[in-house]
């Protein structure tokens, strides 16, 4: 140096729900945007596997904060 690990520090995202607005099959699953704070070392980013959720029965549509996979990253102790 690089790679694992994950104490402190600084910081970060941020369920549930509520407003409001998108989606649209105007009903959905869910998304955005504000307000919450359930939790989180990748709870950044990816539908690439497997899972799960909607409508539906040709099949579409969602969920990375299910699991695994790829990839990118703060800080730097034992």
């Nucleotide at each position: 140096a690089u790679a694992a690990c994950g104490a402190a520090a600084g910081g970060g995202c941020a369920a549930a729900c509520c407003u409001g607005g998108g989606g649209g099959a105007g009903c959905a699953a869910u998304c955005c945007a504000g307000g919450g704070a359930c939790g989180c070392a990748a709870a950044g980013c990816u539908a690439u596997g497997g899972g799960c959720c909607c409508c539906a029965u040709g099949g579409g549509g969602g969920c990375c904060g299910c699991c695994a996979g790829g990839u990118u990253a703060c800080c730097c102790a034992a």